[in-house]
This is a predicted structure of a 391-nucleotide part of an RNA (large-subunit ribosomal RNA, domain III) from Limosilactobacillus ingluviei. It matches the Rfam family "Bacterial large subunit ribosomal RNA". Gene Ontology terms of the family: ribosome and structural constituent of ribosome. The full RNA is in RNAcentral, with records from Rfam and SILVA. The coordinates come from a structure-prediction model, not an experiment, and the mean pLDDT is 80.
Context: one part of a larger RNA
RNA sequence: GAGUAGCGAAAGACAGGUGAGAAUCCUGUCCACCGAAUGACUAAGGUUUCCUGGGGAAGGCUCGUCCUCCCAGGGUUAGUCGGGACCUAAGGCGAGGCCGAGAGGCGUAGUCGAUGGAUAACAGGUUGAGAUUCCUGUACUAGUUAGUUGCGUUUGAACGAUGGAGGGACGCAGAAGGCUAAGCGAACCGGACGACUGGAAGAGUCCGGCCAAGCAGUAAGUCAGGAUUGGAGUUAAAUGUUUCAAUCCGGGUUGACAAGCUGUGAUGGGGAGUGAAAUUACAGUAGCGAAGUCGUUGAUGUCACGCUGCCGAGAAAAGCUUCUAGUGAGUAACUAACUACCCGUACCGCAAACCGACACAGGUAGUCGAGGAGAGAAUCCUAAGGUGAGC
Numbered sequence: 001g002a003g004u005a006g007c008g009a010a011a012g013a014c015a016g017g018u019g020a021g022a023a024u025c026c027u028g029u030c031c032a033c034c035g036a037a038u039g040a041c042u043a044a045g046g047u048u049u050c051c052u053g054g055g056g057a058a059g060g061c062u063c064g065u066c067c068u069c070c071c072a073g074g075g076u077u078a079g080u081c082g083g084g085a086c087c088u089a090a091g092g093c094g095a096g097g098c099c100g101a102g103a104g105g106c107g108u109a110g111u112c113g114a115u116g117g118a119u120a121a122c123a124g125g126u127u128g129a130g131a132u133u134c135c136u137g138u139a140c141u142a143g144u145u146a147g148u149u150g151c152g153u154u155u156g157a158a159c160g161a162u163g164g165a166g167g168g169a170c171g172c173a174g175a176a177g178g179c180u181a182a183g184c185g186a187a188c189c190g191g192a193c194g195a196c197u198g199g200a201a202g203a204g205u206c207c208g209g210c211c212a213a214g215c216a217g218u219a220a221g222u223c224a225g226g227a228u229u230g231g232a233g234u235u236a237a238a239u240g241u242u243u244c245a246a247u248c249c250g251g252g253u254u255g256a257c258a259a260g261c262u263g264u265g266a267u268g269g270g271g272a273g274u275g276a277a278a279u280u281a282c283a284g285u286a287g288c289g290a291a292g293u294c295g296u297u298g299a300u301g302u303c304a305c306g307c308u309g310c311c312g313a314g315a316a317a318a319g320c321u322u323c324u325a326g327u328g329a330g331u332a333a334c335u336a337a338c339u340a341c342c343c344g345u346a347c348c349g350c351a352a353a354c355c356g357a358c359a360c361a362g363g364u365a366g367u368c369g370a371g372g373a374g375a376g377a378a379u380c381c382u383a384a385g386g387u388g389a390g391c
Base pairs, nucleotide, nucleotide: 012030013029014028015027016026017025031388032387033386034385039368040367041366045348046347049346050074051073052072053071054070055069059067060066079140080139081344082343083342084341086117087116091112092111093110097106098105099104121138122137123136124135125134141340142339143338144337145336146335147334148333149332150331151330158327159326163323164322165321166320171310172309173308174307177303178302179301182297183296184295185294186293188209189208190207191206192205193204210269211268214264215263216262217261218260221257222256223255224254225249226248227247228246229245230244231243232242233241234240273288274287311314354363355362370382371381372380373379
């Protein structure tokens, strides 16, 4: 320079409390803002920022009794969620090998590698902070042991390849249908209320009218040819599978898949409300707990890439099923008890906690996403929920 520029998009007001000290902290009542988000979940990333108690030097663009700051203590619980003990893609590495003065490069077998495939748990409650992890209730998966029954031990149960096959197994657009989630209405059901004003005990006002996995049954619909014999391929082999020929049956009263629905689960949970001990705080806590019906709208969800159309012609491998080669005495069902490893799990996550040197008007993949008006996820106003932007 200069007590100058600036104090980074935005609504606060009042009362009470705490305190040495309050525009800024806490509580309450109004008011205001977002509401395809400024709500909720979650990936990446961050790495303790989470919760409780204490503190106020510095950080916080003012203040500060407050904090994502400082100090101390606490907090993340899994057979089923995500990853590994399974599989492979792009890509990486790469025994031998090829190439190269060297360093090294490429690459077969193989081995890694999810953003994909496979794979058994749901509802409610609970903490100051964790929950599909704890607890309650009801399940499922794989196995171990015991019992009972059946079948089997050369008249071969059962298992079964690193081999042969099937399957897994796949694009995009459009249209129609079924169903559900969700919403709305109710003179019906249940609860509370009885109004400061001329009237109002009523078709009054306000609030609420639910529930999973699993198991059993049923099912809109969609798709498909099947059986026998013979030849050939696949091969070490096959009763498997592919293909050709013949015969028979058949477009369903067959088979497969399948959302949903019904019953059970549930004598349970949840539930508007009511509500203590005890009232000075510890409380709307513990406890108790009604009704669950009918109608209607209806998805971008699901049946299901199922159908129709189109050209750009739309992964692989394993699990799984089957076949032999092979192994050779147990095995299957039911009941009961038991077992089930490692890692992650707090919190933020369109943001003051990530990437931007900052508590920065920028950027950041995915999921859910209500009501009135509306074609609509536009726009305006609102619900649940969140917030009032650190002068």